[in-house]
Predicted 3D model of a 351-nucleotide part of an RNA (small-subunit ribosomal RNA, central domain) from an uncultured bacterium. The full RNA is in RNAcentral, with records from ENA and SILVA. It matches the Rfam family "Bacterial small subunit ribosomal RNA". Its mean pLDDT, the model's own confidence on a scale to 100, is 88.

Context: one part of a larger RNA
């Protein structure tokens, strides 16, 4: 030739939809492009391998034979791939009947729940805060307590290695619109599939633009403490922001640090949603099975830790990525963005 890898050592794109491309179920027939065999042609010389000669040997060199190919022409084969025609149902999709859910969007609505503020009553000297204090608030009547009112944000209990979603994420209650899943029947289509460079969409928090809103919390900032100092940790305040509408940004320890799909490979114990059986007055315990979600473990794997049917086991298909540390999630260029900055991504030098 044909490298080895990607949970934690460098390495899985944050997630999806999907184009080109790659790959693709069972069966029958045809074709003969790939594939295989034969024949013919060609593959200069030198070189290479073998045999044999010449320089005293060797290098070097003469002669002979062979090998050498993504080659051409032609004949043949038809297993596999491909192409083409027909058929199938185990993949995929649909139909019908059920079913669980914080899945998404819009509108409405709730509380003898809490904080804050305002008004009024009672009431009087403190309150608050800390390790201890002080700043702060309070005789212009606070804190405490009772009644009334305003407003914003969040939804105690239920609540659960519970549920839903591709991921980000989703939790009071009601209504409307809407996506997906699971189970059962085996009724229909008949490979319609898998993956996916580009592309397109979604994408926590913070941040940005415009307009609203603003209770609590709280970067910045002010003050009080602590301390050698204290640009902090603690305390008193407090503005952006946090909330809503429309748009932008496009990042994260976007994590299971584990790409997607398919098949196969001991068991045991939970739990969620179905279905069937059994059981009951009705249930439940029980048995089987499908789909999820957890724990422990056979074999096996692993540097170890650990993983172990939700694989990091055994295989296949396709994509992404890694290739010593620093320089460098950088510079330059390109591109996107209002900006902040994002994406792509070096080198010198150095160990």
């Nucleotide at each position: 030739c044909u490298g080895g890898g990607c949970g934690u050592a460098a390495a899985g794109c944050g997630c999806g939809u999907g184009u080109a491309g790659g790959c693709g179920g069972u069966u029958c027939g045809g074709u003969a492009a790939g594939u295989u065999g034969g024949a013919c042609g060609u593959g200069a010389a030198a070189g290479c391998u073998c045999c044999u000669g010449g320089c005293u040997c060797a290098a070097c060199u003469g002669g002979g034979a062979g090998a050498g190919g993504u080659c051409g022409u032609u004949c043949a084969a038809a297993a596999c791939u491909a192409c083409u025609g027909g058929a199938c149902u185990a993949g995929a999709g649909g139909a019908c009947g059920g079913u669980a859910g914080a899945g998404g969007g819009a509108g409405g609505u709730g509380g003898a729940a809490a904080u804050u503020c305002c008004c009024g009553g009672u009431g009087u000297a403190g309150u608050g805060g800390u390790g201890a204090a002080a700043u702060g608030c309070g005789u212009a009547g606070a804190u405490a307590u009772c009644g009334g009112g305003a407003g914003g944000a969040a939804c105690a209990c239920c609540a659960g290695u519970g549920g839903c979603g591709a991921a980000g994420g989703c939790g009071g209650c009601c209504u409307c619109c809407u996506g997906g899943g699971c189970c059962g029947u085996u009724c229909c289509u008949g490979a319609c599939g898998c993956u996916c460079a580009g592309a397109c969409g979604c994408g926590a928090a913070a941040g940005c633009u415009a307009g609203g809103g603003g209770a609590g919390c709280a970067a910045a900032c002010g003050g009080g403490a602590u301390u050698a100092g204290a640009u902090a940790c603690c305390c008193c305040g407090g503005u952006a922001g946090u909330c809503c509408u429309a748009g932008c940004u496009g990042u994260a320890a976007a994590c299971g640090a584990u790409g997607u799909g398919a098949a196969c490979u001991a068991g045991g114990c939970g739990u969620u949603g179905g279905u069937g059986g059994g059981g009951u007055a009705a249930a439940a315990u029980c048995c089987a099975u499908c789909a999820g979600u957890g724990c422990c473990g056979a074999a096996g794997c692993u540097a170890a830790c650990g993983c172990g049917a939700u694989a990091a086991g055994u295989u296949c298909a396709c994509c992404g990525c890694c290739u010593g540390g620093g320089g460098a999630c950088u510079a330059c260029g390109g591109u996107c963005g209002c900006a902040a900055g994002g994406c792509u991504a070096a080198a010198a030098c150095u160990c």